[in-house]
Overview:
RNAcentral holds the sequence, with entries from ENA. Predicted 3D model of a 73-nucleotide RNA (transfer RNA) from Candidatus Thermosaccharophagus tengchongensis. RNAcentral records the identical sequence in 3 taxa. The organism belongs to Candidatus Thermosaccharophagus, within Bacteria. It matches the Rfam family "tRNA". It is annotated as a transfer RNA.

C1' cells in the first nucleotide's frame, strides 16, 4: 500500500431479497410488592459512526472517509 469483514440504546444482540412506532436482554431510573433487602411485576428514558448520492421511502443500496479486526505485501 492493496484486499476482505464488521460498526444500531451504557453494554451484547435483533432487524425475511428496501415499508408500518427500529425491537431484545442486560444495565439506569421511578413505581408496587416486602417490616427491610433479594426475587418477581408494571412503567420511563436511552441508538442506527460520518458526509454525500439513489429512491415515493435508506439501518438495509451506491460513493468517499473514519474506527476496530483479519488477510498479503
Nucleotide at each position: 500500500g492493496c484486499c476482505c469483514c464488521u460498526g444500531u440504546a451504557g453494554c451484547u444482540c435483533a432487524a425475511g431479497a428496501g415499508g408500518a412506532u427500529a425491537g431484545a436482554g442486560u444495565g439506569g431510573c421511578g413505581g408496587c410488592c416486602u417490616c427491610c433487602u433479594a426475587a418477581g411485576c408494571c412503567g420511563c428514558a436511552g441508538a442506527u459512526c460520518c458526509c454525500g448520492g439513489u429512491u415515493c421511502g435508506a439501518g438495509u443500496c451506491c460513493g468517499g472517509g473514519c474506527a476496530g479486526g483479519g488477510g498479503c505485501a